[in-house]
This is a predicted structure of a 144-nucleotide RNA (c-di-AMP riboswitch aptamer (ydaO/yuaA leader)) from Nakamurella aerolata. Model confidence (mean pLDDT): 76 of 100. The organism belongs to Nakamurella, within Bacteria.
RNA sequence: GGAAGGUCACCGCCGAGUCGACCUUUUCGGGGUGGUCGAGCCGGGGACCCACGGUUAUCUGGGGUGAAUCCUUCGUUUGUGGAGGGAGGGCACUUCCUUGCCCGAACCCGUCAGCUAACUCGGUAGGCGGCAAGGGAAGAAAGG
Numbered sequence: 001g002g003a004a005g006g007u008c009a010c011c012g013c014c015g016a017g018u019c020g021a022c023c024u025u026u027u028c029g030g031g032g033u034g035g036u037c038g039a040g041c042c043g044g045g046g047a048c049c050c051a052c053g054g055u056u057a058u059c060u061g062g063g064g065u066g067a068a069u070c071c072u073u074c075g076u077u078u079g080u081g082g083a084g085g086g087a088g089g090g091c092a093c094u095u096c097c098u099u100g101c102c103c104g105a106a107c108c109c110g111u112c113a114g115c116u117a118a119c120u121c122g123g124u125a126g127g128c129g130g131c132a133a134g135g136g137a138a139g140a141a142a143g144g
Stems, first nucleotide, its partner, number of pairs: 010130005018039006025032002040124006050114001061112001062109004069086006088103004093139007
């Protein structure tokens, strides 16, 4: 001097996943870990009314969170996998227009759930980036 790794600070992105108080543990300190409580935000269950509603047979029952679901095609020993396209979703104040880039997963309940006031039960993670994708119009906020 460089590389790798760890910790912390700042500014941001996806997402409901943020803020505050107390205790605990670690630290020089800041900060972090764990636990409890509260606020905010998010999700599930749950009446009247409304909706659904016929018969028979078969079947791989049915439902929830989420943008993440469907179609075509290739390959395969069941399975797994690959390619393309669309529904839908995201990209540094907000909305609209335009162009560009990207995602289009994963998991849960357990035979059971339409909507749903009261009521009731849970969650408050995880993963990334470091001049941010560009342009136009309108507006907001901050500053002067």
Its Rfam family is "c-di-AMP riboswitch aptamer (ydaO/yuaA leader)". Its family is annotated with regulation of gene expression and cyclic-di-AMP binding in the Gene Ontology.